[in-house]
Model confidence (mean pLDDT): 82 of 100. This is a predicted structure of a 1505-nucleotide RNA (small-subunit ribosomal RNA) from a metagenome. The RNAcentral record of the sequence draws on SILVA.
RNA sequence: GUUUGAUCCUGGCUCAGAACGAACGCUGGCGGCAUGGUUAAGACAUGCAAGUCGAACGGACUUAAGAAUAGGGUAACCAACGCUUAAGUUAGUGGCGAAAGGGUGAGGAAUAGGUAGGUAACGUACCCAGAUCUCCGGGAUAGCGUCAGGUGCUUGCACCUUUCCGAAAGGGGCGGUAAUACCGGAUAAAGUCCUUAAAUUCAAGUUUAAGGACCAAAGAUUUAUCGGUUCUGGAGCGGCCUAUCUCCUAUCAGCUUGUUGGUGAGGUAAUGGCUCACCAAGGCUACGACGGGUAGCGGGACUGAGAGGUUGGCCCGCCACAUCGGGACUGAGACACUGCCCGGACCUCCACGGAGGGCUGCAGUAACGAAUAUUGGGCAAUGGGCGAAAGCCUGACCCAGCAAUGCCGCGUGUAGGACGAAGCCCUUCGGGGUGUAAACUAUUGUCAGGGGUUAGAAAGUCCUCGGAUUGAUCAACCCCAGAGGAAGUCACGGCUAACUUCGUGCCAGCAGCCGCGGUAAUACGAAGGUGGCAAGCGUUGUUCGGAAUCACUGGGCUUAAAGCGCGCGUAGGCGGAAAAGAAAGUGUCUUGUGAAAUCCCACGGCUUAACCGUGGAAUUGCUUGGCAAACUUCUUUUCUUGAGGCAGAUAGGGGUGAGUGGAACUCUUGGUGGAGCGGUGGAAUGCGUAGAUAUCAAGAGGAACGCCAAAGGAGAAGUCAGCUCACUGGAACUGUCCUGACGCUGAGGUGCGAAAGCGUGGGGAGCAAACAGGAUUAGAUACCCUGGUAGUCCACGCCGUAAACGAUGCCUACUAGGUUGCGGAGGUUCUGACACCUUCGCAGUCGGAGCAAAAGUGUUAAGUAGGCCGCCUGGGGAGUACGGUCGCAAGGCUAAAACUCAAAGGAAUUGACGGGGGCUCACACAAGCGGUGGAGCAUGUGGAUUAAUUCGAAACAACGCGCAGAACCUUACCUGGGUUUGACAUGCUUGGAUGCCUCCCCCGAAAGGGGGUUUGGCUGCCUUCGGGUAAAACUUGCACAGGUGCUGCAUGGCUGUCGUCGUCUCGUGUCGUGAGAUGUCGGGUUAAGUCCUUUAACGAGCGAAACCCCUGCCGUUAGUUGCCAGCGAGUCAUGUCGGGGACUCUAACGGGACUGCCGGUGUUAAACCGGAGGAAGGUGGGGAUGACGUCAAGUCCUCAUGGCCUUUAUGCCCAGGGCUUCACACGUGCUACAAUGGUCACUACAGAGCGACGCGAGACCGCGAGGUGGAGCAAAUCGCAAAAAAGUGGCCUCAGUUCGGAUUGCAGGCUGACAACUCGCCUGCAUGAAGUUGGAAUCGCUAGUAAUCGCGUAUCAGCGAUGACGCGGUGAAUGUGUUCCUGAGCCUUGUACACACCGCCCGUCAAGUGAUGGGAGCUGGGAGUACCCGAAGUCGGAUUGCUAACUUUCGAGAGGCGUCUGCCGACGGUAAGCUCGGUGACUGGCACUAAGUCGUAACAAGGUA
Repeated sequence: GUUUGAUCCUGGCUCAGAACGAACGCUGGCGGCAUGGUUAAGACAUGCAAGUCGAACGGACUUAAGAAUAGGGUAACCAACGCUUAAGUUAGUGGCGAAAGGGUGAGGAAUAGGUAGGUAACGUACCCAGAUCUCCGGGAUAGCGUCAGGUGCUUGCACCUUUCCGAAAGGGGCGGUAAUACCGGAUAAAGUCCUUAAAUUCAAGUUUAAGGACCAAAGAUUUAUCGGUUCUGGAGCGGCCUAUCUCCUAUCAGCUUGUUGGUGAGGUAAUGGCUCACCAAGGCUACGACGGGUAGCGGGACUGAGAGGUUGGCCCGCCACAUCGGGACUGAGACACUGCCCGGACCUCCACGGAGGGCUGCAGUAACGAAUAUUGGGCAAUGGGCGAAAGCCUGACCCAGCAAUGCCGCGUGUAGGACGAAGCCCUUCGGGGUGUAAACUAUUGUCAGGGGUUAGAAAGUCCUCGGAUUGAUCAACCCCAGAGGAAGUCACGGCUAACUUCGUGCCAGCAGCCGCGGUAAUACGAAGGUGGCAAGCGUUGUUCGGAAUCACUGGGCUUAAAGCGCGCGUAGGCGGAAAAGAAAGUGUCUUGUGAAAUCCCACGGCUUAACCGUGGAAUUGCUUGGCAAACUUCUUUUCUUGAGGCAGAUAGGGGUGAGUGGAACUCUUGGUGGAGCGGUGGAAUGCGUAGAUAUCAAGAGGAACGCCAAAGGAGAAGUCAGCUCACUGGAACUGUCCUGACGCUGAGGUGCGAAAGCGUGGGGAGCAAACAGGAUUAGAUACCCUGGUAGUCCACGCCGUAAACGAUGCCUACUAGGUUGCGGAGGUUCUGACACCUUCGCAGUCGGAGCAAAAGUGUUAAGUAGGCCGCCUGGGGAGUACGGUCGCAAGGCUAAAACUCAAAGGAAUUGACGGGGGCUCACACAAGCGGUGGAGCAUGUGGAUUAAUUCGAAACAACGCGCAGAACCUUACCUGGGUUUGACAUGCUUGGAUGCCUCCCCCGAAAGGGGGUUUGGCUGCCUUCGGGUAAAACUUGCACAGGUGCUGCAUGGCUGUCGUCGUCUCGUGUCGUGAGAUGUCGGGUUAAGUCCUUUAACGAGCGAAACCCCUGCCGUUAGUUGCCAGCGAGUCAUGUCGGGGACUCUAACGGGACUGCCGGUGUUAAACCGGAGGAAGGUGGGGAUGACGUCAAGUCCUCAUGGCCUUUAUGCCCAGGGCUUCACACGUGCUACAAUGGUCACUACAGAGCGACGCGAGACCGCGAGGUGGAGCAAAUCGCAAAAAAGUGGCCUCAGUUCGGAUUGCAGGCUGACAACUCGCCUGCAUGAAGUUGGAAUCGCUAGUAAUCGCGUAUCAGCGAUGACGCGGUGAAUGUGUUCCUGAGCCUUGUACACACCGCCCGUCAAGUGAUGGGAGCUGGGAGUACCCGAAGUCGGAUUGCUAACUUUCGAGAGGCGUCUGCCGACGGUAAGCUCGGUGACUGGCACUAAGUCGUAACAAGGUA
């Protein structure tokens, strides 16, 4: 950060930090210091990694010298084979080393490691100290020579044939030889063993004395040393033993026969069942034996505030291993990395007979893998081996190379430099950003590059004491030149620092979590900009942290996950008061140890740092000794308050068994009776004339116990109820006599344990799973009804689970109260009852503090503490699988993982919703009146059709709607013709007096195109009259215009709807952790959140009301075009005229109505009811006025507008067509179906409007529509204009009619620049369709209303108007109610809904994918058991073989070698099992997956809680 509309909590997931032996992507200047095969303990080519000593030994070889000599030479002299000496080399014998150093972590859970001890149970080469001795002999063996003849001669070489065996490795025969090699003897205690005595010790022993027995050696040389032997001690190094600590698993609970102990023997350096014989039967285990899995351990490292968690690479200590397994030899030391033997696997050589090998040393190779370096230099330093030494050896080590693998340091310049270049990006087009950044100017000189100089790492060693000599590699300093050679990477939605544009359009893609992307993406990709870090930056992986998310520090369990269903009780844990002692825990001081390195501190050395050095601290641990005694513990003594006992009296559905009672029910029998009963929402199945139901009587049966009865009682819980008896458990109270901590809890264990179920045997009235039938239903394997079997009941035995709940474990103590019930005891009054008071126990309720996320809880705690037990750690998978165990079975208990999701959940809040509740309202229903739905027509829509039938509107709230008027136009659509700066706007630009109107001709349907002549007219400004200029218009070109093209889901504006419903909010305050609440609720009242009252609310705002308009009454003012009472005049008649303002009226201003008055009701109120007065009475009637908001409601085709699209076309112009089609369906209307009517004649009475491109009078013509004509009128004057229904009179007489008028024909009229065919209206004549009151359903209306009657207006040339908007005339009925339908408001309730019930959501089936269980089997690994085989080898036995040293009586013996053999014994084999994997036809469930199928189980009373 993420669950929600929001909140608090619980809870998981995820992120930010640090680290790494890392890897990957992009990038890469320098240096220092470190680090670098984590995988295949898999396989290895090649080179090197352990030798050294000639001062141990004999030889051999080389060089030099010498002496004597064979020989040569006259001699000087030369000089062979040999000899001696010196120097050097070294194959062999011998000594020391090779057991160290170096590598790796396979195995190993104890034979290991850490820590502390022990060894009186041991060893020790080299080194150190002390002491002793170093005498006399002997026989071999390696080396070496040889295992052969010939020829030639420079007589010790060459050649030929051939060579003891073998290809090789290697081996053999014969001969002789040395030692510090080997052997024998002597000497010997201070050594070892035995015996005796004494002292001493905790101890197996130690020390001393005496006696006896036994045991040694080697020499070398430079004569001074080095060696050798024995003994004692030391140092260092080892062996063995003990205690304690050291991972997971109980789905491993029992293991063990050399096992446990003893005696004796063997073996070892040494203890020991280490091994063997005999004897005994032990030993280990819940404090986890045995088994399984995993793992080298520690110092330390990483992380963390710490406690912890994780880890053990580099460095140091220990262990283990060396191709796999076994074995011993040698040796001081090994069961031995570069030794030996044997067996197995693998590899190499081979002449096939044999032989050889072991990089887990340093490099290196292939392989494996995400991944890890040079087949380098040097022994100069440090260290090791040998040597007297020089020295030799040393892949230990020191260095270098490779790798940004890590840590650290430095650099890539520094200063100045514009209102700020260019480029790029953005833009509101003004500008802004990159940005002092660059350029430019000045300057510096690190690193890299080039040249040069110097010391250091060097200490030692040798020698003639003067000197000589040792660097693989690295560094420091000076000079030169010149900004030159040196910056990337990741991110930019929130977490999380950093934003814009373009592209894309649920695509491509991103993503750590939440989540982005469906045409305006700060989330994808790119660019610009910005932020972070920087020679690196990101990603991935892993660990710790955050995570108090395993909680020791430091969590929880009523409802979120979590208290076992309840007792008894074992181990264990914990435990009252007092005293004394001990000193295990504890405290304090102390001894030893806790290796070094690391961490920390101080100081110091590299220019700094990393790094390194020195010193200190620390190492929280274990251990030694002393002291203390408060607390815990242990021992002893005591106490009574905890616990228990005793006595008294008490309450109770406590338990078990037996007996017994009445009511009801069913059945049987009999009587009465006679048609139904029963059952439901309504029915039916069922029963009944063979007599039911009903009723009476008698009898039978089983089960349950009405009233009392309750907030009651009892019990550990489950549970327990008629009454009586018997037996029996527990409890509270009172007394305070006894015991003296005897207590609490309780893992395992054991007992009890509702209902259902199971077994055996009974019983069976009622009820009633299954089942059958009847209904209901789309279906109905259900709900309802009729039946009905298990079962329910009893006895015995199992099962062992429940929402077994107070969803709250048991015990103890403490912490306000009020009140009720039940069971005791006591007091008050003279006594008793009642009453009151006190006290103990139990069961409830309200409530304070506190606690709690809240709800709530609250002396019966969920408060404050203590003790013990059980349980929890995200949801799903799953209380499932496997395994074990219990059960007759059903099933119970115990109990995972893979996989999957980012939530699942608790409490509370606001809404919405409910086939929840309460209150209230509305033409909502009811009561009425009239309609629609049926007919014909008009009109709109759907659908169909069409070239086009332009587009929009879609439940209410689209459908006589946009359209207040489609023949052309409109017009947006179609076909065809034409046009391209355009029909329209603005700017720039070309042209030049043009241009416009008028006239004529040609093509054409027109638009338009082309042409002509000037026929005429009009047309700027300045002027020097030459011309100039360009304003208007035109023309050329460029910018641009244009679009009824798309998006109403990008928008503004406007509108509809809920709804003229009464609501919607705010400030301050208060309450609540908070969302929120309060106010706005409650009681009244109202049309109203209207008002009053109560009140943690007090006020306020938008709404309601009022204000505004019309209308109803009156008054005042004013009288023209209106009016005419009175006066006058005139006319056939008429306010016609003079006059008048009285009246009507007109139109301006006022008044009037406010519950104001009276009575009643009411809370004193608001208000209501009734009344008076009044034209009007409680809003008088009507209108305008529409709160916060809802519906992504409607409209881009009124207008405006972002974005997108189009630009010789989706623009513009024109002609014709279409929007008027028509099997059909729906909506809204008109006219009717007739007599309350039709028709004819006559006679009345309105209001509101309109009129100049107009209304048009009288008059005349026409049957009529209409025509002619034109008076009057820009209107209270004139006209439209006749109002109609009504009234009076006549006819029609119930019929498809004298109703009804559709349809059609003919003839006309009107309008229109042209034009009524598609496609207008009207008139006359003729024609005369359907229709006789309309199914289900549905609409309007509460009074001047419905119904009915006509009149007017807008649009408009005309009209499709029966529409819309207005006006008046006549003028009802019904209701005074709220059960129901619909809608709405308030309060309350439930909720798993919040896109808000058109919600949410469950299960089967079908499809795809994934992991997993079972599974006939198949297959692989592991650890053992039994048996077989039995290598090498130790030990034992045998020995007719061989045999130098010693003994010998000389025959031989001892000893050795060899051979044979016994036990053990690796590998291998056989057999039966155990265990862990892989795979497997088929099969089971599970999880996930935009739009599949069937139903609707759950959430509201979810429609059967």

Rfam family: Bacterial small subunit ribosomal RNA.